RNA sequence: CGGAGUCGCGCGGGAGAGGCCCUGGAUUCGAUCCGGGGCGCCGAAGGAGCAACCGCCCCGGAAUCUCUCAGGCAAAAGGACCGCGCGGGUCAU
Numbered sequence: 001c002g003g004a005g006u007c008g009c010g011c012g013g014g015a016g017a018g019g020c021c022c023u024g025g026a027u028u029c030g031a032u033c034c035g036g037g038g039c040g041c042c043g044a045a046g047g048a049g050c051a052a053c054c055g056c057c058c059c060g061g062a063a064u065c066u067c068u069c070a071g072g073c074a075a076a077a078g079g080a081c082c083g084c085g086c087g088g089g090u091c092a093u
Stems, first nucleotide, its partner, number of pairs: 003091002006088008018039001020038007040073003046069001047067003053061003
């Protein structure tokens, strides 16, 4: 000088699906705020299940697949994942 991978933070990108219907209360009476119910839908927070595969004594780990408990279905927020930067520590050289 420089590599791999991991955790955290910051910045940027980041999909899908009803601005649905009914109803209660509040109200400054403004398609404002809070709540309840119903049907339809989405998967990329989280969660759960199976598996290629990996480790391997028992058994365990494991997805962008599956489920939809949670979450979401105008905008905002969130968002797996990707890129860049900074920091911690690990490995390799």
Predicted 3D model of a 93-nucleotide RNA (Glycine riboswitch aptamer) from Sphingomonas sp. AX6. The model forms 91% of the base pairs in the Rfam consensus.